Model confidence (mean pLDDT): 78 of 100.
This is a predicted structure of a 100-nucleotide RNA (Bacterial small signal recognition particle RNA) from a Chloroflexota bacterium.

RNA sequence: CGCUGGGUCCUGUGCGGCAGAACACUGUGAACUCCGUCAGGACCGGAAGGUAGCAGCGGUAAGCAGCCCGUUCUGGGUGACACGGGAUAGCCUGGCGUGC
Numbered sequence: 001c002g003c004u005g006g007g008u009c010c011u012g013u014g015c016g017g018c019a020g021a022a023c024a025c026u027g028u029g030a031a032c033u034c035c036g037u038c039a040g041g042a043c044c045g046g047a048a049g050g051u052a053g054c055a056g057c058g059g060u061a062a063g064c065a066g067c068c069c070g071u072u073c074u075g076g077g078u079g080a081c082a083c084g085g086g087a088u089a090g091c092c093u094g095g096c097g098u099g100c
Base pairs, nucleotide, nucleotide: 001097002096003095004094005093006092007091008090009086010085011084012083013082014081015079016078018075019074020073021072022071023070025066026065027064028063034059035058036057037056042051043050044049
């Protein structure tokens, strides 16, 4: 000096991580205006029995809180991560060849 590879540059996908939201899970949660069961009592009936149903109890809805483990979605100047595509102006670096 020439050829060539890689990095720096741009970009895509994926993975992890951070943040947010939702779901899931747990708890709580309805005087009456959710459901079920309805003591007592009330009503109907000659009786057998039946009807409605307060309190209580149980289960839940909306909501509230916890969990921040898990799942899904979204986002980025997240990453001395992976795989690709692009650019070739410059810089860094490796290999080969040639000349001094």